[in-house]
RNA sequence: UCUACAGUAACUCAACGGUAGAGAGCCUCUCUGUUAAAGAGGAAGUUAUAGGUCCGAAUCCUAUCUGUAGAG
Repeated sequence: UCUACAGUAACUCAACGGUAGAGAGCCUCUCUGUUAAAGAGGAAGUUAUAGGUCCGAAUCCUAUCUGUAGAG
C1' cells in the first nucleotide's frame, strides 16, 4: 500500500428496513444470625464518525477513523 472481517449499555453478544434487547455487572428491595446464593424491581445506548437512499436505517450505499487477519 491492497483485500477481507469487525465496531451496538462499563463488559460479552443479539436484533426480517418498522418501539434497540439479553446475559453478566451496577443500584434498591425481599429472603437470614451475617455474607454468599436465590427471588423481585430499577437505572444505564448520539448503534465508531460524517453524508446519501427511503414514508421509515443498527440494518442498504459512499467516504473516513480504529482494531483483527491475510497479501505484498
Predicted 3D model of a 72-nucleotide RNA (transfer RNA) from a Minisyncoccota bacterium.
The prediction has a mean pLDDT of 82.
The organism belongs to Minisyncoccota, within Bacteria.